[in-house]
Context: one part of a larger RNA
RNA sequence: GAACGAACGCUGGCGGCAGGCCUAACACAUGCAAGUCGAACGAAGGCCCGGAGCUUGCUCCGGAUACCUUAGUGGCGGACGGGUGAGUAGCGCGUGGGAACCUACCUUGCAGUACGGAAUAACUGUUGGAAACGGCAGCUAAUACCGUAUACGCCCUUCGGGGGAAAGAUUUAUCGCUGUUGGAUGGGCCCGCGCCUGAUUAGCUCGUUGGUGAGGUAACGGCUCACCAAGGCUACGAUCAGUAGCUGGUCUGAGAGGAUGAUCAGCCACACUGGGACUGAGACACGGCCCAGACUCCUACGGGAGGCAGCAGUGGGGAAUAUAGGACAAUGGGCGCAAGCCUGAUCCAGCCAUGCCGCGUGAGUGAAGAAGGCCUUAGGGUUGUAAAACUCUUUCACCUGUGACGAUGAUGACGGUAACAGGAGAAGAAGCCCCGGCUAACUCCGUGCCAGCAGCCGCGGUAAUACGGAGGGGGCUAGCGUUGUUC
Numbered sequence: 001g002a003a004c005g006a007a008c009g010c011u012g013g014c015g016g017c018a019g020g021c022c023u024a025a026c027a028c029a030u031g032c033a034a035g036u037c038g039a040a041c042g043a044a045g046g047c048c049c050g051g052a053g054c055u056u057g058c059u060c061c062g063g064a065u066a067c068c069u070u071a072g073u074g075g076c077g078g079a080c081g082g083g084u085g086a087g088u089a090g091c092g093c094g095u096g097g098g099a100a101c102c103u104a105c106c107u108u109g110c111a112g113u114a115c116g117g118a119a120u121a122a123c124u125g126u127u128g129g130a131a132a133c134g135g136c137a138g139c140u141a142a143u144a145c146c147g148u149a150u151a152c153g154c155c156c157u158u159c160g161g162g163g164g165a166a167a168g169a170u171u172u173a174u175c176g177c178u179g180u181u182g183g184a185u186g187g188g189c190c191c192g193c194g195c196c197u198g199a200u201u202a203g204c205u206c207g208u209u210g211g212u213g214a215g216g217u218a219a220c221g222g223c224u225c226a227c228c229a230a231g232g233c234u235a236c237g238a239u240c241a242g243u244a245g246c247u248g249g250u251c252u253g254a255g256a257g258g259a260u261g262a263u264c265a266g267c268c269a270c271a272c273u274g275g276g277a278c279u280g281a282g283a284c285a286c287g288g289c290c291c292a293g294a295c296u297c298c299u300a301c302g303g304g305a306g307g308c309a310g311c312a313g314u315g316g317g318g319a320a321u322a323u324a325g326g327a328c329a330a331u332g333g334g335c336g337c338a339a340g341c342c343u344g345a346u347c348c349a350g351c352c353a354u355g356c357c358g359c360g361u362g363a364g365u366g367a368a369g370a371a372g373g374c375c376u377u378a379g380g381g382u383u384g385u386a387a388a389a390c391u392c393u394u395u396c397a398c399c400u401g402u403g404a405c406g407a408u409g410a411u412g413a414c415g416g417u418a419a420c421a422g423g424a425g426a427a428g429a430a431g432c433c434c435c436g437g438c439u440a441a442c443u444c445c446g447u448g449c450c451a452g453c454a455g456c457c458g459c460g461g462u463a464a465u466a467c468g469g470a471g472g473g474g475g476c477u478a479g480c481g482u483u484g485u486u487c
Base pairs, nucleotide, nucleotide: 001487002486003485004484006483007482008481009480010479013359014358015357016356017355018354019352020351021317026315027314028313030312031311032310035076036075037074040073041072043070044069045068046067048063049062050061051060052059053058054057083270084269085268092195093194094193095192096191097190098189101187102186106183107182109180110179111178112177113176114148115147116146117145123138124137125136126135127134128133154163155162156161168175169174196242197241198240203233204232205231208230209229210228211227212226213225214224215223245267246266247265248264249260250259251258252257272293273292274291275290276289295306296305297304298303323349325348326347327346331345332343333342334341335340362392363391364390365389372383373382374381375380396428398423399422400421401420402419406414431476432475433474434473435472436457437456438455442471443470444469445468446467452459453458
């Protein structure tokens, strides 16, 4: 000098664009953050019609299925999106390769969608429990479940053969369903190279290193197991210990390099702590399940409930970091034929000079060089064209009116916002640090090694340009200075 997710002190007019728990991966009250489909299914209720009882707007009975609502079965989605950086020195990341793999929805081509069956929730009855939640009996549907048939292509094969599928719905147009081929997308796996410090860590390893066979996996593989061999790594630093998410990037620097990894983007890991699997195309699953633990809450003491490192918000920690906001209008996501519903993703608004950028706080004329202040050699000098005064202007802010783009036809949270037009009036808008040298900027008074200053050198003990005040001056400016950190 530059930079910052900064903080602190003094000060503070406006706008645009960005940014905002770096500390306790500490604990969390409350609300919201993942639902959707009645065009898969049975059922219930509402609405409608008729009848009866009457208390005249309620109860009961029957019907109709057009419409509406939904607890349940079923489908798809809850593996995305959002958060955090605890762990991890690892094929974790980056880069370049590789072969033994999977991929719902989407897409290309081919072929098919036939015939049957048994249950079960809801519901009804009964029953246990304080609750959470159940038990028993009975009834019922399906795109839920099972069987048979068929099999171009598919899988296995000793090449003889063997095995395996489907589901219907409706507004009749379609949407589906099954098998299979190729694609696309996404992912799993392996390898070369690169990625911090310590030798005051020198030896480490027994599924360890390799082979055969088997099991397992979507897939290769000690991934697992049986047997066999005795290997494998290491001063080119193994092992151990410490620290740390990695990268594109960011800051600095002429560069080489050094430091760093907030925001944005890619990858990884985690979801109270530890472990485990289930379902599924995909998880060993943040707002799923089970077990154990710590903590919190409810309890009728028998037993139960919970997980903000989602968005707000609370306590705590801290020098320090925001609203319990609006809307799905746009972009995108889930479901649905659709209408649409959901979406704290997102888009916006609120708070904060936290940063960057822009603008303003007036312009011109104006010497009796006014008054006042300060200094003075007492003549004067300086503040200073500065003020006053006169003549103008109206950016921004303010008031009134019109009023968007963002939305291809409709739909606008933002927002009566931006912008435009008109109006009034210099009106509402300047501070902070410094002035001994480095380093731009000097005098007076007070103080008297005191009080104090200080980045370094150093100032202060009676004439202090270095302390404190004043006048004057210098620098930057809605900021200025200090502290911290990096180059």

Model confidence (mean pLDDT): 87 of 100. This is a predicted structure of a 487-nucleotide part of an RNA (small-subunit ribosomal RNA, 5' domain) from an uncultured prokaryote. Its Rfam family is "Bacterial small subunit ribosomal RNA". Its family is annotated with structural constituent of ribosome and ribosome in the Gene Ontology.